[in-house]
RNA sequence: GCUGGCGUAGCUCAGUUGGUAGAGCAGCUGACUUGUAAUCAGCGGGUCGGGGGUUCAACUCCUCUCGCCAGCU
Numbered sequence: 001g002c003u004g005g006c007g008u009a010g011c012u013c014a015g016u017u018g019g020u021a022g023a024g025c026a027g028c029u030g031a032c033u034u035g036u037a038a039u040c041a042g043c044g045g046g047u048c049g050g051g052g053g054u055u056c057a058a059c060u061c062c063u064c065u066c067g068c069c070a071g072c073u
Base pairs, nucleotide, nucleotide: 001072002071003070004069005068006067007066010025011024012023013022019056027043028042029041030040031039049065050064051063052062053061
C1' cells in the first nucleotide's frame, strides 16, 4: 500500500426484508435476613465510533473517515 472482519448500556453480546434500541452480568431501590451473601421484585443507564447522502422513516443501504484485528504484498 491492497483486501476482509469488528465497533451498539460500565462489561460481554443480540438486533430477522429499513418501521418506536434489547438481554445477561454489573449498579441503585425495596422485600427476605440478627447482619452479610444468596434469592425475589422493581428502577435507571445508549448522541448505535464520527461526518455526509438515499428514504416518509437508517444500528441496518451508499459514501468518506477514525480505532482495533487478520490476511496479502
Annotation: The RNA shown here (transfer RNA) has 73 nucleotides and comes from a Candidatus Omnitrophota bacterium. Its Rfam family is "tRNA". Rfam's curators write: Transfer RNA (tRNA) molecules are approximately 80 nucleotides in length. Its mean pLDDT, the model's own confidence on a scale to 100, is 81.